[in-house]
Context: one part of a larger RNA
RNA sequence: UGCAUGAGGCGAAUGCCUUGGCGAUUACAGGCGAUGAAGGACGUAGCAGCUUGCGAUAAGCCUCGAGGAGCCGGCAAACAGGCUUUGAUCCGGGGAUGUCCGAAUGGGGAAACCCGACCCGCAAGGGUCAUCCUUGACUGAAUUCAUAGGUCAAGAGAGGCGAACCUGCUGAACUGAAACAUCUAAGUAGGCAGAGGAAUAGAAAUCAACCGAGAUUCCCAAAGUAGUGGCGAGCGAAAUGGGAGCAGCCCGUCGCACAAAAACUCAAUAUUCUAGCGGAACAGUCUGGAAAGUCUGGUCAUAGCGGGUGAUAGCCCCGUACGCGAAAGAAUAGUGGGUGGGUGCGGCAAAGAGUAGGACGGGACACGUGGAAUCCUGUCUGAACAUGGGGGGACCAUCCUCCAAGGCUAAAUACUCGUAAUCGACCGAUAGUGAACCAGUACCGUGAGGGAAAGGCGAAAAGAACCCCGGAAGGGGAGUGAAAUAGAUCCUGAAACCGCAUGCAU
Numbered sequence: 001u002g003c004a005u006g007a008g009g010c011g012a013a014u015g016c017c018u019u020g021g022c023g024a025u026u027a028c029a030g031g032c033g034a035u036g037a038a039g040g041a042c043g044u045a046g047c048a049g050c051u052u053g054c055g056a057u058a059a060g061c062c063u064c065g066a067g068g069a070g071c072c073g074g075c076a077a078a079c080a081g082g083c084u085u086u087g088a089u090c091c092g093g094g095g096a097u098g099u100c101c102g103a104a105u106g107g108g109g110a111a112a113c114c115c116g117a118c119c120c121g122c123a124a125g126g127g128u129c130a131u132c133c134u135u136g137a138c139u140g141a142a143u144u145c146a147u148a149g150g151u152c153a154a155g156a157g158a159g160g161c162g163a164a165c166c167u168g169c170u171g172a173a174c175u176g177a178a179a180c181a182u183c184u185a186a187g188u189a190g191g192c193a194g195a196g197g198a199a200u201a202g203a204a205a206u207c208a209a210c211c212g213a214g215a216u217u218c219c220c221a222a223a224g225u226a227g228u229g230g231c232g233a234g235c236g237a238a239a240u241g242g243g244a245g246c247a248g249c250c251c252g253u254c255g256c257a258c259a260a261a262a263a264c265u266c267a268a269u270a271u272u273c274u275a276g277c278g279g280a281a282c283a284g285u286c287u288g289g290a291a292a293g294u295c296u297g298g299u300c301a302u303a304g305c306g307g308g309u310g311a312u313a314g315c316c317c318c319g320u321a322c323g324c325g326a327a328a329g330a331a332u333a334g335u336g337g338g339u340g341g342g343u344g345c346g347g348c349a350a351a352g353a354g355u356a357g358g359a360c361g362g363g364a365c366a367c368g369u370g371g372a373a374u375c376c377u378g379u380c381u382g383a384a385c386a387u388g389g390g391g392g393g394a395c396c397a398u399c400c401u402c403c404a405a406g407g408c409u410a411a412a413u414a415c416u417c418g419u420a421a422u423c424g425a426c427c428g429a430u431a432g433u434g435a436a437c438c439a440g441u442a443c444c445g446u447g448a449g450g451g452a453a454a455g456g457c458g459a460a461a462a463g464a465a466c467c468c469c470g471g472a473a474g475g476g477g478a479g480u481g482a483a484a485u486a487g488a489u490c491c492u493g494a495a496a497c498c499g500c501a502u503g504c505a506u
Base pairs, nucleotide, nucleotide: 001505002504003503004502005501006500008498009497015491016456017455020427021426022424023423024422025421026420027419028418029416030415031161032160039101040100041099042055043054044053046079049075050074051073061095062094063093064092065091070083071082072081106115107114108113116129117128118127119126120125131158132157133155134154135153136152137151138150139149165196166194167193168192169191170190176183180230206213207212217244218243219242220241221240227235228234248408249407250406251352252348253347254346255345256344257343258342263339264338265337266336267335269333270332271331272330273329274328276324277323278322282297283296284295286293298315299314300304306318307317308316357381358380359379360378361377362376363375364374367393388403389402390401391400392399443450444449463490466477467476468475469474
């Protein structure tokens, strides 16, 4: 030095576990905000820090319920001191308080700070003061009346935030076309505005085809068809049929008859939700540290879902099936009262103009200007008036069909920041969220932004009193424990790597 064997060190794989994730289903909810939100800063406990809660009334105050023996949140014990059957802690409803910043709103500002005015108050202190909009009052020019403007008052008006879904406005490029310009990507991404629990659309100036249908929305088929297209790449309908779901109305007047719609609001009622309550049935033997395992004999079941307990428990505990429950608040339903005005028939009237259409330029329609109808409109024009007008894919006639230029409208449809319950041939700590752990943290960056690692003693701390060596760290005894090669660098503890011992070889 090599090989082999053994016992170790280092190391962390693997196995087992799960507090955390991921993906679904169903129901609910679908908003919060000047009565100051979301999100923060700073405080707040007898005792330093972090976290949770809370706000100078500060891990809390009041009240109404529920509950019934311990409690003063967690990391996290100890000390000190309290509360509680005169019902505490904890849980639910309602209320009070709620510093400072933040739309932030008295003015300013480098967020959590600085500086004011007025009113009330002896003081401490409290209140008001942004802008826009709407309404009202008073004033009031050029300019007589007026109007604009100004001043004041009132308003739970607006403002900001929020995961996706929705509507409108705006709107790329990479890319594909095997290059690239029309085209595509795509009206996508992005930006802006706005709304709702859904939004949009919506009761035919619609389709159809000489038969007829009868608002809209969504799904399946028609169909990758008809078309469109440097006829390239590609793009791509509709009629019609089948389903889901269905609902129709208003914007004139007069008369008659009937009768009391919707919506809003108040009250009672019912149901549900926001705490909870009851809830069956087991003992012995053996092994073992421990019984839920074994054996023996019972027992409940509208409950043998699940979890825990020193190993695997229907009957030990929490629960589960089933049943019950609300002072207060909320939601829904429909009943009654109030406000409100309805329905049917008849007569008369009316029936949406810078509009429809046209020209030019664009855009949308599956349709790229094409034979290009239809829809929208920047510029210029510009009808008719039901004896009328639009459409039926250039255009004309016949025929058919409908009535624009005003408005409202549930359901079927889309989504899930969230709440509750349940589930998984989903993951099991290099996986699953970036994050099972005090993670959007530490750390990096001027900044926008980027962004980790890190789980496991044991059933129970019983976490090793005491002695010895040592300055300590650490170790040897002793003790605990089933086990300490389970000793806190703690379950299991592979390999690489490292020496030690023994044997053989050189």

Source information
A computed fold for a 506-nucleotide part of an RNA from a Burkholderiales bacterium, annotated as large-subunit ribosomal RNA, domain I. The prediction has a mean pLDDT of 86. Lineage of the source: Bacteria > Pseudomonadati > Pseudomonadota > Betaproteobacteria > Burkholderiales. The RNAcentral record of the full RNA draws on ENA.